[in-house]
Predicted 3D model of a 1659-nucleotide part of an RNA (large-subunit ribosomal RNA, half A) from an uncultured Clostridia bacterium.
Context: one part of a larger RNA
């Protein structure tokens, strides 16, 4: 460490179950809401968090009903209580009924704040308390009432109504896009989603200016039907009626006009004439005869609670338990169902049947008021009917386009009239706009109540067995998971281990492996134990075969055993999963980390083809009625449809018809039966098999992120320059200009904090989903920020990058159209049986998509087919040829050309040039052909061979990527594992043997089993079955066992041709002369630089006027050739067989390996063997056929897309029969059985259900869709515990690196220390705790459990103000929603406004005490005093404002001190000291003063503005050049005989230090960014509003002064706040406005060490 097994842990499938959902019937009901709703928010209990109830009268009151013993909800437990005086419970009437919401008195950030009037309480008054009432808009009424005379707008009161929710259905106003038309634009999607605005219980339509067709109907509405018809249409994709007829329900009416009566008005002497108001009256045609009618009220009847209700307490066994089983009863107008400790007619509650209302609700009745002729004249709905243009609906898209609506413009008639009948006109017929009202039939279902399911049973049924919960998001929105102890808590008293938690015992119960993390308890996964195996051995992990080891259920059997089996198995031999997707996949292509659920051809209407079933020249009913025992049932209903006759464009004719002159021909038809229903296969329309876009287009939700802007606040240590202008001075006629100083400018310089982001590097499953160090820009400005607001996706913003608009942006985000579309991927689930494809053609915005044909499949019909022989017929290919067409060689020849020569010209000669036709001479050709095959293709008669291989008509496919290999061609390069045709195979869709492996090659075509005959490829030395066989040759190269051109006395064969015993070839010896150094050239050339040349002669046996080397040139060696020695074959040349070389690449890697040489290699020849899923034998099975038919014979059975056929499981049904507590389902083993899918049996587990047959229905079978959801692995005890100093000792505990003390050491210190806003919301203190949280640990804690804690006229908010903005009465605008905006409200970041020091607690303090004060408003009493005066929403001031710069003036705040107070004061030289140490202080408030700085001061009159003034303005007069005012930090006194204070002191206990007691309290010196104060200078970019205050005054009222005393409301106050509490998912290295900020150094808020403080960062 593998396998088996057993036993356990996790998990939470599977049965089994239901409390909870679904879908549907059937019957009610169909609105709530200013008398405050829906739906909330606090509250309400003895304890009470949450969930029901209620509403401060708060799990409740009151009254009538019912009902009869318990009873305080869910919900124990404790305590108290209530009930025969009748409770709790039900039912119907009612009272209460906080606070928000329409929200309504105003406000407003919903559940709060803050008013007015009026009654009422209270108090001395004001404050305060209660009840009521006080929104807006509309209609009516009544009064008041402008500019303007009457009026009118408008005000005010009053009475009534509306507003607001709400499930879906309605009507009407607006109105898309995906989509589909294979593209897209009319068109479709669709008047669809969606937005608005309305109303009901239903709407909405309706009583004819209709439909029709010569005959008639007689409102609407809804079904069936008419009909997918008539139409319409890029006439494409769709779209798509009406009449008629058959049911359902059934209903009619009223205004205006005319016409009567009355009464006002005006206008007139009047008649009269116009107008106004009430009542009456009347309405569509024709005839009659019944009748039509509303509250109240009375009755019936139903409805909101209830009651009665039959029969075993039966006996026996089992069992915890009986209701199951045996036995014997007994009821049923009741044997539905549901419960009871298993399965109940007779135990419980119901059931069947019957019976009941004080009160309220509904429905019908009765019964009342009321109502009634004929004709004839009058009257009968105007900017309307029409028309013209533009537009919409009408099925109808502008069309010959009627109807019907209407933005523009026009514009009638008047019943003798007018409209319609689908342009239009006539003639006929219907009808009678331009006013209204109507029930029923029909749609819907938030809601009651009753019942049903061949509907789910927890991953399933709604998103919720309850949850819109938890939780995500700033917001719209989004959105889970979680069900079972037992028959009854009888939930485990007690005792032991342990802090605990958990455990062992005891007890309870049938069961405790039902112990609560609780039924059953699969798998993945994690372990223990036992049994075999493995330490030289390599891989789809299994198949076969096996040696040992162990083992014993069942059966046999010869019976301590054996056979046959169970579990491991050393070793052998084969042998690269699985889908998908493709020509081909172990592929390193694509999918899946495992396991369990749970996952894809449904279903309605419709055509069509087949089956089966009724009828049958006929089938059949729809709607919808009725019964009815309630069944997916009868039974009417015949409208309609389909068939029964065609033809034709049509009229029209008709077993015919149609073209035609035709009686011709031809064309399509007679002569074959349907139709309903239904199963089945297929199409269409519907999402249509499942999943999957990125878009599109609606309607909301976002500027808390971030961009721009609008108000209104805040910020910026420090040090440097040294602009203009200024004055002195020099200079000039004056200037200008210089010099000095003086100034303090600046999108100026240097550099913190701020703010930003240029590098590098760390980081990179991070400390951070954008950070850190280190450096870096800018840094009084086009600066940074805070807090309140605008600005919205077809858009905003934008110093401009496609940059940003909540971690998304070339169009935000959520919902919804919607299951969008996807010709594209992916993925689609049991099993056998038969047959079995294509990857071609044609057409296609078509090429990976589709259509017909082709191939495949099943039916029918009918009886054909295909092969060789044999006969006949077309061809124009290979092959050949060159007559043709074209190309192409050499030669002759030759017309023309070109060159020369010649000639005045003409011409005329020559030519190694060119060269046309010709001739000859040798060739090419797919688009040449005077020839021309073999194959192959077409017809045939008549043998051969085959046997359903063939057609024809229908249903159903699939297939349009093909792939190698051999032959012929092309393209290409006579390259490709290339591309593209033909052809024939094979593979694809084919196993099986051979090619070492190796879809396409060679053999072969796997129904199963079995032996193990014969045989093919291809093999026979060993791996590894057969020949180390045979016969005969080759190869020496390890050729075989990788290659070419070119090489090569390799080696065999065969042929030719030459020499050679008269002696050959080869060596070895010797000759190799002479003319002459041929001639020429040459400086020299002599065989041998070079030319020439007969290639000469001569002696010889033989010798080249020379084969080479050689010399300056000769010489010199040599060669050919001769002789000689030897002594037999040796040369040539051609053709062939086997080898050589040529031959360098990354593994030894070019026999599969060992090895293989007269082979184990090549060639021949013959023979044997081996060798497969082939053949064959034996047996079984299946399909089809035939037959003498319980069986036999024959043929077949490989298969992917696909067609057809038979069948298994699993969940519901029904009808039969069963089985179970003495043990159902389910799970767990298991050696039976079946052809597969599967199915018994028995045994353990479980504890209540289940199954077989035969129908018939469907949510009906997983291993894949980076599927979904749950559990579990893996990686791994792994990476990491997130900036940073800790030691020690004691103490608490079970326990301590982390608590808790103490001690030393360390950090931080313009913070890491203190306030504070925002934000959180309780984290605050106290006490206990130790189970999760805490990156470890824990006695600890921001943790959990209990009790505590926040106190205010002055603080901040509000009861004052106002900005931006925002709401907005009226008003404008505007299909509707709404938009603006006026008067008015509201809106702080800003204006106004009154406490300060000190003390105190565990948690609060400008809040409590304590001392002192301050504002507001009330007022007893004392006075004074008679119009002084006071007083607004109106007038004036004031309030009031920027930036920059410099100085002074003071504090605050340090330092210092030999000052002063208190305490210490030397162990080892001195030192009581000029020595150490510590302290040396205080507010508002009142009163006084005062640096500065502003500022003329006072008095009068007044056309003017104004409603008015003593107010502004104007004017005059007076005083003065500094007084007067006015502002004002600070000092000073006072507050303070107060308070704090160092230090002593010591209750009480050890440490700590409470009460108590308490000096001193001077001086210098620095010295602010704070105050004086934006006051002053400056210069430009020229710097809020209103309240407050001060003044005045209208109207109005009718005073005031001290002043005891009183009175002063809501909200906030706890903690954290640069962070462990707030934004970042974290006790996260980020981010977060303001205030305070000491020393020593230093320019400094940089630095660096220190105070006060707070810290040591949780491994």
């Nucleotide at each position: 460490a593998g396998c088996a097994u057993a036993c356990g842990g996790a998990g939470g499938a599977u049965g089994c179950c239901u409390a909870g959902g679904u879908a549907c019937a059937u019957g009610g009901c169909g609105c709530c809401g200013a008398a405050g709703a829906a739906g909330g928010a606090c509250g309400u209990g003895a304890c009470a968090a949450g969930c029901u109830g209620c509403g401060a009268a708060a799990a409740g009151c009151u009254g009538c009903g019912g009902a009869g013993a318990g009873g305080a909800g869910c919900a124990a437990a404790u305590a108290u209580c209530c009930u025969g005086a009748g409770a709790c419970c039900c039912g119907c009437a009612g009272a209460u009924a906080u606070c928000c919401g329409a929200a309504u008195g105003a406000g407003g950030g919903a559940a709060c704040u803050c008013a007015g009037c009026g009654c009422a309480g209270g108090u001395a008054a004001u404050g305060c308390u209660g009840c009521g009432u006080u929104a807006u808009c509309g209609u009516u009424g009544a009064g008041c009432g402008a500019a303007u005379a009457c009026a009118u707008a408008g005000c005010u009161c009053a009475a009534c109504g509306a507003g607001g929710g709400g499930a879906a259905c309605c009507c009407g106003g607006g109105g898309a896009a995906c989509u589909g038309a294979a593209a897209c634009a009319u068109c479709u999607u669709a008047g669809u989603a969606c937005c608005c605005g309305g109303a009901g219980g239903a709407a909405a339509a309706g009583a004819a200016a209709g439909u029709a067709a010569u005959a008639a109907c007689g409102a609407u509405u809804c079904c069936g039907c008419g009909a997918g018809u008539a139409g319409u249409g890029g006439c494409g994709a769709g779209c798509g009626a009406a009449a008629a007829c058959g049911g359902a329900g059934g209903a009619g009416c009223c205004c205006g006009a005319a016409g009567g009566a009355g009464g006002g008005g005006u206008a007139g002497a009047a008649a009269u004439a116009c107008u106004c108001c009430u009542c009456c009256g009347g309405u569509a045609u024709c005839a009659a005869a019944c009748g039509c009618g509303a509250a109240a009220u009375u009755c019936a009847c139903c409805u909101u609670a209830g009651c009665c209700g039959a029969a075993g307490a039966u006996c026996g066994a089992u069992g915890g338990a009986a209701a199951g089983c045996g036995a014997u009863c007994c009821c049923a107008u009741a044997g539905a169902g549901a419960g009871u400790g298993a399965c109940a007619g007779g135990c419980u509650u119901g059931u069947a049947g019957g019976c009941g209302a004080a009160a309220g609700g509904g429905u019908g009745a009765a019964a009342u008021a009321g109502c009634a002729g004929a004709u004839a004249c009058a009257c009968a709905g105007a900017g309307u009917a029409c028309g013209u243009c533009g537009g919409a609906a009408c099925a109808c898209g502008a069309g010959g386009a009627a109807u019907u609506c209407u933005g523009a413009c026009g514009g009638a008639a008047u019943a003798u009239g007018c409209g319609g009948g689908g342009a239009c006109c006539a003639u006929c017929c219907c009808g009678u706009a331009a006013g209204g009202c109507u029930a029923a039939a029909u749609a819907c279902g938030a809601c009651c109540a009753u019942g049903u399911g061949a509907c789910c049973g927890a991953u399933a049924g709604c998103g919720a067995a309850u949850a819109g919960u938890a939780c995500c998001g700033u917001g719209a929105g989004g959105g889970a998971a979680a069900g079972g102890u037992g028959a009854a808590a009888a939930g485990a008293a007690c005792c032991c281990c342990g802090g605990g938690a958990g455990g062992g015992g005891a007890g309870u119960g049938a069961a405790a492996c039902a112990g609560a993390a609780c039924c059953u308890g699969a798998a993945a996964c994690c372990g223990u134990g036992u049994g075999c195996u493995u330490a030289c051995a390599a891989g789809c992990a299994g198949a076969c075969a096996g040696a040992g080891g162990a083992c014993u259920a069942c059966g046999g059997u010869u019976u301590u055993u054996c056979c046959a089996g169970u579990c491991u198995g050393a070793u052998g031999u084969c042998g690269u999963a699985c889908u998908u997707u493709u020509u081909g996949u172990a592929g390193a292509a694509c999918g899946g980390g495992c396991c369990g659920g749970c996952g894809a051809g449904u279903u309605a209407c419709g055509a069509u083809u087949u089956g089966a079933u009724g009828c049958g020249a006929g089938g059949u009913u729809a709607a919808g009625u009725g019964a009815u025992a309630a069944a997916g049932u009868c039974a009417c209903g015949g409208a309609g449809c389909c068939g029964a006759a065609g033809c034709g464009a049509a009229a029209g004719c008709g077993a015919g018809u149609c073209u035609g002159a035709a009686c011709a021909g031809g064309g399509c038809g007679c002569a074959a039966a349907g139709u309903a229903u239904u199963g089945a296969g297929u199409c269409g329309u519907a999402g249509a098999c499942c999943c999957g876009a990125a878009a599109c287009c609606u309607g909301a939700u976002g500027a808390c992120c971030u961009a721009a802007c609008c108000a209104u606040g805040a910020g910026c240590a420090g040090g440097u320059u040294g602009a203009a202008g200024c004055a002195a001075u020099g200079g000039u006629a004056a200037a200008a200009c210089g010099u000095u100083g003086u100034g303090g400018a600046g999108g100026a310089c240097c550099g913190a904090a701020c703010a930003c982001a240029c590098g590098c590097c760390u980081g990179u499953u991070g400390a951070a989903a954008u950070a850190g160090u280190c450096g870096g820009u800018g840094a009084u400005g086009a600066c940074u920020u805070g807090u309140g607001g605008u600005u919205a996706g077809c858009g905003g913003a934008g110093a401009a990058a496609u940059u940003c608009c909540a971690a998304a942006c070339g169009a935000a985000u959520c919902g919804g159209g919607a299951u969008a579309u996807a010709g594209c991927u992916g993925g689609u689930u049991c099993u056998c049986c038969u047959c079995g494809a294509a990857a071609u053609a044609g057409c296609u915005u078509u090429a990976g998509g589709g259509c017909u044909a082709g191939c495949c499949u099943c039916g029918u019909a009918a009886g054909a087919g295909a092969u060789u022989a044999c006969c006949g017929c077309a061809g124009g290919u290979a092959g050949a040829g060159c007559a043709c067409u074209a190309a192409a060689u050499g030669g002759c020849c030759u017309a023309g050309g070109g060159g020369g020569c010649u000639u005045c010209a003409c011409g005329g000669c020559u030519u190694a040039c060119c060269g046309a036709a010709g001739c000859u001479u040798a060739u090419u050709a797919a688009a040449c052909u005077c020839c021309g095959a073999a194959u192959g293709g077409c017809g045939g008669a008549u043998a051969u061979u085959u046997g359903a291989u063939g057609u024809a008509c229908g249903g159903g496919a699939g297939u349009c990527a093909g792939a190698c290999u051999g032959c012929g061609a092309c393209a290409g390069a006579c390259a490709a594992g290339u591309g593209c045709c033909g052809u024939a195979g094979u593979c694809a869709a084919a196993a099986g043997g051979g090619a070492a492996a190796c879809a396409g090659c060679c053999c072969a075509g796997a129904u199963c089993c079995a032996c193990a005959g014969c045989u093919a490829a291809g093999g026979u030395c060993c791996c590894a079955a057969a020949g180390u066989a045979c016969a005969a040759g080759u190869u020496a190269a390890g050729u075989g066992g990788g290659a070419a051109a070119g090489g090569a006395u390799g080696u065999g064969a065969a042929a030719u041709u030459g020499c050679a015993c008269a002696g050959a070839c080869a060596a070895c010896c010797g000759g190799g002369a002479u003319g002459u150094u041929g001639g020429c050239u040459c400086a020299g050339a002599a065989g041998c630089a070079g030319c020439c040349a007969c290639a000469c002669a001569u002696u010889a046996a033989a010798a080249g006027a020379g084969u080479g080397c050689g010399u300056a040139a000769u010489a010199g060696c040599u060669c050919a050739c001769c002789g000689g020695u030897c002594g037999a074959g040796u040369g040539a040349u051609u053709u062939u067989g086997c080898g050589c070389c040529g031959a360098a690449a990354a593994u030894u890697a070019a026999c599969g390996g060992g090895g293989c040489u007269c082979a184990a290699a090549c060639u021949u020849g013959a023979c044997a063997c081996c060798g497969a899923a082939g053949c064959a034998u034996g047996g079984g099975g299946a399909u089809g056929c035939g037959c003498g038919a319980a069986g036999c014979g024959c043929a077949u059975c490989g298969g992917u897309a696909g067609a057809g056929g038979a069948g298994c499981a699993a969940u519901g049904u029904a009808u039969a029969c069963g089985g179970g507590c003495a043990g159902a389902a389910g799970c767990c083993g298991u050696a039976c059985c079946g052809g597969a899918a599967g199915g018994a049996g028995c045994g353990g587990u479980g504890g209540a259900c289940u199954g077989u047959a035969u129908a018939g229905a469907a949510g009906a079978g997983a291993g894949a869709a980076u599927g979904c959801c749950g559990g579990c692995a893996u990686a791994a005890g792994u990476a990491g515990c997130g900036a940073g100093a800790g030691c020690g000792g004691a103490g608490c505990g079970a326990g301590a690196a982390a608590c808790u003390c103490c001690g030393c050491c360390g950090u931080c210190g313009a913070a890491a220390g203190u306030c504070u806003g925002a934000g959180g919301u309780u984290u605050c203190c106290u006490g206990g705790g130790g189970a999760a949280g805490g990156u470890u640990c824990g006695u600890c804690c921001g943790c959990c459990c209990a009790g505590g804690g926040u106190a205010a006229g002055u603080c901040g908010g509000g009861a004052c103000c106002u900005a931006a903005g925002c709401g907005g009465a009226g008003g404008c605008c505007g299909a509707a929603a709404g938009g603006c905006g006026u008067a008015c409200g509201u809106g702080a970041u800003g204006g106004a406004c009154a406490a300060c020091a000190g003390g105190u607690u565990g948690a609060a303090a400008u809040u409590c005490c304590u001392g002192u004060a301050c504002u507001a408003c009330c007022g007893a009493a004392c006075g004074a005093g008679c119009u002084a005066a006071u007083g607004a929403a109106g007038c004036a001031g004031u309030g009031a404002c920027a930036c920059g710069g410099a100085g002074g003036g003071a504090u605050a705040g340090u330092g210092u001190g030999a000052g002063c107070g208190c305490g210490c004061g030397g162990a080892u030289g001195g030192a009581a000291a000029a020595g150490c140490g510590c302290g040396u202080c205080c507010a508002a408030g009142c009163g006084g003063u005062u640096a500065a700085g502003c500022c003329g001061g006072c008095u009068u009159g007044u056309a003017g503005u104004g409603a008015a003034g003593u107010a502004c303005g104007c004017a005059a007069g007076u005083c003065a050049a500094a007084a007067a005012g006015c502002u004002g930090a600070g000092c000073c006194g006072u507050g303070a005989c107060g308070g704090g204070g160092a230090a002593c002191g010591g209750a009480c206990u050890a440490a700590g230090g409470a009460a108590g007691u308490g000096a001193a309290g001077c001086a210098c010196a620095u010295g602010a960014a704070u105050c004086c104060g934006c006051a002053c200078c400056g210069g430009c970019g020229a710097g809020a509003a209103a309240a407050g205050c001060u003044g005045c005054u209208a109207a109005a009222u009718g005073u005031u002064g001290u002043a005891a005393g009183g009175u002063a409301c809501c909200c906030g106050u706890a903690c954290c706040g640069c962070a462990a509490a707030c934004c970042g998912a974290c006790a996260c290295a980020g981010g977060u406005a303001g205030a305070c900020g000491a020393g020593a150094a230093g320019a400094a808020a940089a630095u660096u060490c220190u105070a006060a403080g707070a810290c040591g960062a949780a491994c």